A computed fold for a 107-nucleotide RNA from Geobacillus jurassicus NBRC 107829, annotated as SAM riboswitch aptamer (S box leader). The coordinates come from a structure-prediction model, not an experiment, and the mean pLDDT is 81. The sequence was found by an Rfam model in a public genome assembly. Its Rfam family is "SAM riboswitch aptamer (S box leader)". Rfam's curators write: The SAM riboswitch is found upstream of a number of genes which code for proteins involved in methionine or cysteine biosynthesis in Gram-positive bacteria.
RNA sequence: CGCUUAUCUAGAGCGAGGGAGGGACUGGCCCAAUGAACUCCGGCAACCUGCUGUGUUUGGUAAGGUGCCAAUUCCAACAAAAUGGAUUCCAUUUUGGAAGAUAAGGC
Numbered sequence: 001c002g003c004u005u006a007u008c009u010a011g012a013g014c015g016a017g018g019g020a021g022g023g024a025c026u027g028g029c030c031c032a033a034u035g036a037a038c039u040c041c042g043g044c045a046a047c048c049u050g051c052u053g054u055g056u057u058u059g060g061u062a063a064g065g066u067g068c069c070a071a072u073u074c075c076a077a078c079a080a081a082a083u084g085g086a087u088u089c090c091a092u093u094u095u096g097g098a099a100g101a102u103a104a105g106g107c
Base pairs, nucleotide, nucleotide: 003105004104005103006102007101008100013041015040016039017038021031022030023029026076027075028074042069043068044067047065048064049063050061051060052059053058073099078096079095080094081093082092083091084090085089
């Protein structure tokens, strides 16, 4: 770097440092000097490992490996259908997909 599978409406800070950005990209819409990114501490969760129970396919625990801690992955983006309004465009809703994130696996 690309491949496979699973998940993505729950949860988590009134801490210390830091000092202007951040929410992937594009368009929106937001967050931020009442303090962004980032670091430490703290916390959440339970994908993998471990430990442990069991009715044998599931429960607990949270030591290890990750991950995460504004807003549904913040919303949309592409396609189809339905409904409504207007002349082949607009709006709303639903479904599917794309893209992305994380884990485990395979090169």